The RNA shown here (c-di-GMP-I riboswitch aptamer) has 84 nucleotides and comes from an uncultured Rubrobacteraceae bacterium.
The coordinates come from a structure-prediction model, not an experiment, and the mean pLDDT is 84.

[in-house]
RNA sequence: UCCUAGCAAAGGCAAACCCACCGCGAGGCGGGGACGCAAAGCCCACGGGCCUCUGCGACGAGUGGAGGUAGCCGGGUUACCGAA
Numbered sequence: 001u002c003c004u005a006g007c008a009a010a011g012g013c014a015a016a017c018c019c020a021c022c023g024c025g026a027g028g029c030g031g032g033g034a035c036g037c038a039a040a041g042c043c044c045a046c047g048g049g050c051c052u053c054u055g056c057g058a059c060g061a062g063u064g065g066a067g068g069u070a071g072c073c074g075g076g077u078u079a080c081c082g083a084a
Stems, first nucleotide, its partner, number of pairs: 006081001012037002017032003021028002035071001041077003046074003049069008
């Protein structure tokens, strides 16, 4: 110096819930708040899952379109420290 692990150190992010605003909705944004997270940083114009709205269909089975979720998983990409 590089790689890896994730005990430590310095820090970081922020679930549920509450308030306010936006959205038909899933949900998003800001403030408060911490369940947790070694990528809980970023990418849905990489592949799936789940959720919402809507069309067709016989109010069925099924199927198309448009969205949401990156803290559902895999994948891509960037990154602090550096045990053994």